The part of an RNA shown here (small-subunit ribosomal RNA, 5' domain) has 482 nucleotides and comes from an uncultured prokaryote. The coordinates come from a structure-prediction model, not an experiment, and the mean pLDDT is 88.
Context: one part of a larger RNA
Parts: sequence; structure tokens; C1' cells
RNA sequence: AACGAACGCUGGCGGCAGGCCUAACACAUGCAAGUCGAAGGAGAAGCCAUCUUCGGAUGGUGGAAACUGGCGCACGGGUGAGUAACGCGUGGGUAUCUACCUUGGGGUGGGGAAUAACCGCUGGAAACGGCGGCUAAUACCGCAUACGCCUUUAGAGGGAAAGCUCCGGCGCCCUAAGAGGAGCCCGCGUUGGAUUAGCUUGUUGGUGGGGUAAUGGCCUACCAAGGCUACGAUCUAUAGCUGGUCUGAGAGGAUGAUCAGCCACACUGGGACUGAGACACGGCCCAGACUCCUACGGGAGGCAGCAGUGGGGAAUAUUGGACAAUGGGCGCAAGCCUGAUCCAGCCAUGCCGCGUGAGUGAAGAAGGCCUUAGGGUUGUAAAGCUCUUUCACCUGCGAAGAUGAUGACGGUAGCAGGAGAAGAAGCCCCGGCUAACUCCGUGCCAGCAGCCGCGGUAAUACGGAGGGGGCUAGCGUUGUUC
Repeated sequence: AACGAACGCUGGCGGCAGGCCUAACACAUGCAAGUCGAAGGAGAAGCCAUCUUCGGAUGGUGGAAACUGGCGCACGGGUGAGUAACGCGUGGGUAUCUACCUUGGGGUGGGGAAUAACCGCUGGAAACGGCGGCUAAUACCGCAUACGCCUUUAGAGGGAAAGCUCCGGCGCCCUAAGAGGAGCCCGCGUUGGAUUAGCUUGUUGGUGGGGUAAUGGCCUACCAAGGCUACGAUCUAUAGCUGGUCUGAGAGGAUGAUCAGCCACACUGGGACUGAGACACGGCCCAGACUCCUACGGGAGGCAGCAGUGGGGAAUAUUGGACAAUGGGCGCAAGCCUGAUCCAGCCAUGCCGCGUGAGUGAAGAAGGCCUUAGGGUUGUAAAGCUCUUUCACCUGCGAAGAUGAUGACGGUAGCAGGAGAAGAAGCCCCGGCUAACUCCGUGCCAGCAGCCGCGGUAAUACGGAGGGGGCUAGCGUUGUUC
């Protein structure tokens, strides 16, 4: 000098920031990912009309909750366990993929079979099913065509589409490129320990094959016997990395909270499915631990999302408001969703700003303290007199943020008026280092202390008082770094 700090004493206001560093411990409750009727069928309540045996039925309108389908859910948000590694940083490379978006070229013909919803029957305590029957599509499957596309032994072979419409549009398929994104590979850099010296059998390389979007021992069969290592392999300990941050004249040292980029993880371990993209935080399957429900047969769950609870701890906040703005998903749109975000609440946790009054005022008042008893000091300090009203308070007005409408914040910021010095100062220290001195008490006791050291009867070092010094809504102590 610094801090994501804590503790003690104290505490007026505002702005801006920050706020589980410990148990990647366990979690009650609510919310955090939906959306599209301009893909499809079906259609509750309500309303209208008709009929009625007064129970209701039919038709129209209406559009809820579901179902099929599409896109999204791989983003955004959290955490730092693991990882000493092409993980990250930096500079290169290519054997690759890329939904939505943009640009260019071309196409969108004709058929088929199912299935959920629904209806009926039925199992189960539940979770959830089973059987039969009906039906649609931008769901599914053939056929046709396809220069360009893919495979290729250059002969040939293979491969597509979806419609809806309010007639304005919105789509669909193939292909070439772009943009942005992603995968993979390489050079260099990246903590400590030798009281870790040898390590390795898919190991190192080759050939054939498989696999992948793609290179590759990535996998497999065979062949060869290699590969790494004192310029530190292997083992072990520790650790997410970086831009940065703190310190320092710099070199360097320490560090990686907040913000930004990358990586890894999502109760623990393993696995794949779907998909342009995942081996997927709020998806699936298996195993395990734990918790819960149960009719004991069987089931359900995963806050390292936002709040919140218990626990741990010296220690870290509200079960708040709004989608108004910015951004994201879906939708032609209207719009819906969004604990991302924007705001508000709590905390002197930090930084910055402001205030707690200003001028005058000597009888140098009273009181306190000291005294050589003369006086000195507190001290212009107070009182008194004259003023001012920042901030806070009261009353009224009242934004910008929003290109036309729409403002959670918020009756906020701000502006005007009003009252009254009124509501607002503490903490540490005073032996030397180190700015600041006397008295009383105590008597190696009680105590102080960062180091040196103070205290055993005159203690500027302990405790109190008066006085003084320093900083100030803070001041000290402790911890850590330079």
C1' cells in the first nucleotide's frame, strides 16, 4: 500500500460497486423453457337457435385442457470437484461438419399404408398401463424426375420435396458459395518434490480391415521391436487456465473474487438414444449411496439456476417487483414465455462526495485539572449577540430512460416553497522507534507489550483523571500478499 475480509467500540446522508473464500454437505416450498391453430384431427365450459317425454337432444358460435407434428430445450444461468493436460495462452495448419441467416442456380409430379387423440372393455393402492375399433397431417413409405450432387473398375449405379393461406404472404426439396459457429492436428510457454530413476505391451512403427463429419492404435488381425527419460520420463503432492488484479521506481513477487474469453462438471460411476449440434444441470437407461410414498406387489426424487431452510463456519443478503428497457426462444403477426436481465430490499463490506453550522464574542465567567498558592491551563472554547439552511424533515409540482403506443423502478431523481441551529462524533494513541505530559491510585501485585522492554513506594510505559496528538462516519485489532 492492498483486501470478496472478520472481530471490538461507535455510527447522520447520498452515489457507485461488492456480498458462502468453509461442507462439489443435505435440501421443505414456489418459480427458473417454452411456443406455434398460417402443419393436423378432435373439440370442454359459456352464448344463440330449434326440438323436447322437461331428463335432455341437435345445429351454430366459441375456443379451454390435452394429443400428433414443427422449432427450441446443446443458448442463457450455476459451480471449480476433477484436470499438470494441446486443458489453457499464443502462433500456425486442415483430413472435416454446420440448424436458423444471406447470395446465386434449379425443382416442388403422382400414389400408398399406418398411428395418437377419441370410443369401448380392462389391470393397478399409485406411478403407469393392456386389448379391440375409428381418423388426419408440413408425421411415415414407395414410384417418377434430378444438368449440377454422391459412389465409381469410367461401363454404370444411387439419391428429393409439403403443403397452408385472410390471396398479401409463409413455407418445402436439391445444389454452389458466404457469414458466424464447431471438430481435429502441430511449434513454443504453463507449480513443488530425486528422501520418486528408470517407465511403457496397443506400448512405438508398418500393412490390411473397421469406425468417424474428419486425420490418427481411435479399434482390430498380422508383422517388426520399438517409444520416453538427468534439457527430469515415471511416481507423488498441489492447482481450473487466461485477459487481468494487488504490490513495486522498475525488474520482479503474490494472486486468478466481481467483469470478459476458454475448459470441466451437474447426487456418485457407467452407457448410449434423439438431433445440425449432447454422450445432454431442471432428457433417457443401468448400477450405487441417500431421502420420500406404498394397499408391501411396486413406485418417486436430485437447488454447483433464483429466493429460501438445516448444517459447517470468524463470516457473506429477500422464500421481493417487472418483462418498461436490453437480449433470447417460438410465432407471418398480435403475442406468449424468460429468477437471463432491469430494478427494488438487507449489510459502513469497499471507494467517492457531503453534513454535524458560520461570524462575532475577555468579565479571559463558572466548573474541572495543575500549582512554587502568585497564578497557569481547558479557552474564543462556552454563554451572549448577529446570521445561514447544505443534508435530513414537512407541503406542492414532478421527469429523462420510449423513434407511434407501452415505465417495474416511482410519486423515485429533480424543482419550488416552509420551519428551525434545529435531528447528526466517535475511535485509537501520548517511554524510544513515533506526532503527543502532568497528577492520583497501585507497589515485580494488578496489569501492559509490535520490538526494545515497563511494574519490587516519587511509574510521562499498569488503572483513572485533566491535558495533548492522530484519523474521522469511522477508528483500532487480527489474518493474508507485496
The full RNA is in RNAcentral, with records from ENA. It matches the Rfam family "Bacterial small subunit ribosomal RNA".